[in-house]
Transfer RNA from a Minisyncoccota bacterium, 72 nucleotides, folded computationally. Rfam family: tRNA. Its family is annotated with triplet codon-amino acid adaptor activity in the Gene Ontology. By type it is a transfer RNA. The same sequence occurs in records of 2 taxa. Lineage of the source: Bacteria > Bacillati > Minisyncoccota. The sequence is in RNAcentral, with records from ENA and MGnify.
RNA sequence: GCCGGAGUAGUUCAGUGGCAGAACGCAUUCUUGGUAAGAAUGAGGCCGAGGGUCCGAUUCCCUCCUCCGGCU
Repeated sequence: GCCGGAGUAGUUCAGUGGCAGAACGCAUUCUUGGUAAGAAUGAGGCCGAGGGUCCGAUUCCCUCCUCCGGCU
């Protein structure tokens, strides 16, 4: 330099045009003599950045950034 993959909650990942979700973690409460386990409730995201298409974009297109892999 060229090609491909990934970027979404604190972490690991779903979601692929029409309300942003799960598990674990975190907070509060219940249960217990106490802890752990368990149960209930809750907080936490402008979906890597900027443009474009569209009535509407996390999703499609372009550029850029970061990470990973391959080729040279």